This is a predicted structure of a 116-nucleotide RNA (SAM riboswitch aptamer (S box leader)) from a soil metagenome. RNAcentral holds the sequence, with entries from MGnify. The coordinates come from a structure-prediction model, not an experiment, and the mean pLDDT is 84.
Order: sequence, then C1' cells, then structure tokens
RNA sequence: CUCAUCGAGACCGGCCGAGGGAUAAGGCCCUUAGACGCCGGGGCAACCGCCAGGACCAACCAUCCUGGAAAGGUGCCAACUCCUGCUACACCCCUGACGGGGUGUCGACAGAUGAG
Repeated sequence: CUCAUCGAGACCGGCCGAGGGAUAAGGCCCUUAGACGCCGGGGCAACCGCCAGGACCAACCAUCCUGGAAAGGUGCCAACUCCUGCUACACCCCUGACGGGGUGUCGACAGAUGAG
C1' cells in the first nucleotide's frame, strides 16, 4: 500500500500499585472490593494453514464457493471499534424569520485484526 472483517463469542490465579477505556475535545463507563499492564493456566472464534465436496478446465495446477475439525501460525476474552465529532438523508421540537436543537439510518475519516 491492497483486500477482507469489525452489533456474535470467550475468565480464573499470581505480581504490581493509580490511573485506564488508540487519538484533540466532550459524554459515558471501569477502577484501592486493586482497574490498566505483565506472567501462568483456561477459554472464544475460525483470518491463514489443514481436511472433504463442488464450480471452472480435456486434465492437472491456480482461483472461487460450501461444509468440517480445532493438534499448527496469529488474534481475541467490559461496554457496537463504549458513544459523539465530518457528510448526506428522513422524522420530530423551538423560532415571525434567519437559524438552532434532538433522534435514527447510510457513508467518509481514523483505528483494530488477519492475509498478501
């Protein structure tokens, strides 16, 4: 940089000791009844790899699709990626109007994980 996925799922013990939830800000939440982090064990999931079948092909390989297992490589085990922020649309409320506010949905940005 490219592609795919991100509303599901999965906790105990030991150590440490004050902050933590990526990111500016705001909200909300976790946390001395010990969070976050580290280590050990356990678990979840099924991206890669593995197995079976199918599509394509004259055939094989590659590729794609479907299913399976979970002994391998990663990942993950509070809250939708905790929520908002930027854009568009729909609806509602306030206002004489300009305009402002709220809710929801799609998308973008950013991020995480895997594969290349």